Molecule: transfer RNA
Organism: Streptomyces anulatus
RNA sequence: GGUUCCGUAGCUCAGUUGGUAGAGUCGGGCACUCUUAAUGCCUUGGUCGUUGGUUCGAGUCCAACCGGAAUCA
Numbered sequence: 001g002g003u004u005c006c007g008u009a010g011c012u013c014a015g016u017u018g019g020u021a022g023a024g025u026c027g028g029g030c031a032c033u034c035u036u037a038a039u040g041c042c043u044u045g046g047u048c049g050u051u052g053g054u055u056c057g058a059g060u061c062c063a064a065c066c067g068g069a070a071u072c073a
Stems, first nucleotide, its partner, number of pairs: 001072007010025004019056001027043005049065005
């Protein structure tokens, strides 16, 4: 340098044929307990890597760029 894939919450990951972004875990609160742990319930947290484009509407489609991985040379 070429090709392919990935980028969504602090972390690990979903997200259907384009239609108001979710789970687990972590964090906070409560219950239970002599206390801790465990368990149960509730809850905070995101401009979906960036910039443009298409569209009434984009995490999703298109282009460029940024970062990462694999592979070829």